A computed fold for a 99-nucleotide RNA, annotated as Glycine riboswitch aptamer. Rfam family: Glycine riboswitch aptamer. Rfam links the family to the GO term glycine biosynthetic process. The sequence was found by an Rfam model in a public genome assembly.
RNA sequence: UAGUGCGACAGCGGGAGAGACCGGUCCGUGAGCUGCGGCACCGGCGCCGAAGGAGCAACUGCCCCGGAAACUCUCAGGCCACAGGACCGCUUCGCAUCA
Numbered sequence: 001u002a003g004u005g006c007g008a009c010a011g012c013g014g015g016a017g018a019g020a021c022c023g024g025u026c027c028g029u030g031a032g033c034u035g036c037g038g039c040a041c042c043g044g045c046g047c048c049g050a051a052g053g054a055g056c057a058a059c060u061g062c063c064c065c066g067g068a069a070a071c072u073c074u075c076a077g078g079c080c081a082c083a084g085g086a087c088c089g090c091u092u093c094g095c096a097u098c099a
Base pairs, nucleotide, nucleotide: 001099003097004096005095006094007093008092010091011090012089013088014087019045021044022043023042024041025040026038027037028036029035046079047078048077052075053073054072055071059066
C1' cells in the first nucleotide's frame, strides 16, 4: 500500500406488509343537546412482520442442557402520508488476517 473478514458512532442511497376502523371521555370551535376538528386518554373489533423479544430442526445410544434464520409466535411494535424500519450497496474509521 492493496485484498479479504469482522465491527462501529457516523454520512449518502435503496428498503415491504397491514384500519385515514368503531364507541366513549376530555379539549377546541360553535348561539346550541346536532355538527366539525384533535399527533390527548380509555375501551372494542379486524389485521401486519422487517425495531426489540420469544420458540425449534439437524447435532447425541437415551435424558437434561445447549442449539440458526428472512421459518413460527405476535409479548412489544406497527396498520394514508411523514416518521420508523430488518436488511443491502457505497464512503469513513477501528480491529484481525494475508501478500